This is a predicted structure of a 352-nucleotide part of an RNA (small-subunit ribosomal RNA, central domain) from a metagenome. Model confidence (mean pLDDT): 85 of 100. It matches the Rfam family "Bacterial small subunit ribosomal RNA".
[in-house]
Context: one part of a larger RNA
RNA sequence: UUGGGCGUAAAGCGUGCGUAGGCGGUUUAGAAAGUUUGUGGUUAAAUUUGGUCGUUUAACGAUCAAAUUGUCACAAAAAUUUCUAAACUAGAGAAUAACAGAGGCAACUGGAAUUCUGCAUGUAGGGGUAAAAUCCGUUGAUAUGCAGAGGAAUACCAAAAGUGAAGGUAGGUUGCUGGGUUAUUUUUGACGCUGUUGCACGAAAGCGUGGGGAGUAAACAGGAUUAGAUAUCCUGGUAGUCCACGCUGUAAAUGAUGGAUACUUGAUGUGGGAGGGAUUUGAUUCCCUUCCGUGUUUAAGUUAAUGUGUUAAGUAUCCCGCCUGGGGAGUACGGUCGUAAGAUUAAAACUC
Numbered sequence: 001u002u003g004g005g006c007g008u009a010a011a012g013c014g015u016g017c018g019u020a021g022g023c024g025g026u027u028u029a030g031a032a033a034g035u036u037u038g039u040g041g042u043u044a045a046a047u048u049u050g051g052u053c054g055u056u057u058a059a060c061g062a063u064c065a066a067a068u069u070g071u072c073a074c075a076a077a078a079a080u081u082u083c084u085a086a087a088c089u090a091g092a093g094a095a096u097a098a099c100a101g102a103g104g105c106a107a108c109u110g111g112a113a114u115u116c117u118g119c120a121u122g123u124a125g126g127g128g129u130a131a132a133a134u135c136c137g138u139u140g141a142u143a144u145g146c147a148g149a150g151g152a153a154u155a156c157c158a159a160a161a162g163u164g165a166a167g168g169u170a171g172g173u174u175g176c177u178g179g180g181u182u183a184u185u186u187u188u189g190a191c192g193c194u195g196u197u198g199c200a201c202g203a204a205a206g207c208g209u210g211g212g213g214a215g216u217a218a219a220c221a222g223g224a225u226u227a228g229a230u231a232u233c234c235u236g237g238u239a240g241u242c243c244a245c246g247c248u249g250u251a252a253a254u255g256a257u258g259g260a261u262a263c264u265u266g267a268u269g270u271g272g273g274a275g276g277g278a279u280u281u282g283a284u285u286c287c288c289u290u291c292c293g294u295g296u297u298u299a300a301g302u303u304a305a306u307g308u309g310u311u312a313a314g315u316a317u318c319c320c321g322c323c324u325g326g327g328g329a330g331u332a333c334g335g336u337c338g339u340a341a342g343a344u345u346a347a348a349a350c351u352c
Base pairs, nucleotide, nucleotide: 004323005322006321007306008305012320014201015200016199017198021194022193023192025088026087027086028085029084030083031082033081034080035077036076037075038074039073040072041071042070048066049065050064051063052062053061054060091191092188093187094186095184096183097182098181099180103177104176105175106174107173108172109171110154115149116148117147118146119145120144121143125136126135162169163168206247207246208245209244210243211242215241216240220236221235222234223233258319259318260317261316262315263314266297267296268295269294270293271292272291273290274289275288276287277286278285301308302307325352326351327350334345335344336343337342
């Protein structure tokens, strides 16, 4: 290479958009590049296959014939791929009418709680732990009441619930804005799928500049524990956590499961619609059908097993990414990016 794989054994890029490329719905007509068939040329000799002959046979040799994936020319076929032209509506998009939602951004704003400040009541403890101590407190703490300041997070509702491409997303109101679902079948008429390079987004921590700082808390200090205790526990406590702008670009970024399309049993919840029926004074409630999402369980199938099972890890097609014994190593060197931390790309010697 052929081939085999990627939930858990090595292996799905963190996620999307999208260029090149690859692949691509239905019908008709034409072309004939791929494809198929025929004829002819070419396909050196040796080799290979078959016949005959020679050396006693064989190997070997001689001779005759055939073959020689291929390639070129001409002719033909038109199912299929392709190309050209014309058309279609089942894919895709648009329109109209509804609907749900913690989807995003900005501004304003509410209450509970912690801390601090002031005043008042009040007196000796409080706090903390397995037990203690450091610590706070007669300069009046803890507790209780009133008033004020400031920052951060949003109890209940709350759900295996919703929503978003992923990361993520939750007090309330307003404004701006993205996506989705259903119904109608109105409209465009294959406009599609995937996607090397690329571009954008991307938790937490970290970095830069300027703010902010209640609680919490790496580092650090003290008290315990202990043989020791650079930990666990306690008392403090600074970066950070918050905001604005810019960088970083990584996570067990997980469903450890790439995307798209089609097909293939049931049962039962739940979220959002649509249609029909029953019931009720009505609100409602119940039943049936159907579309989209999200769970549990199971048939066939599949799997090494576990499990998975219409949200497939089943049956198939298309495109991309990735894997090839353990360690060395996601390291060294070099390149690119970054202020840095580092990220990304990525070996070998050696060893078992």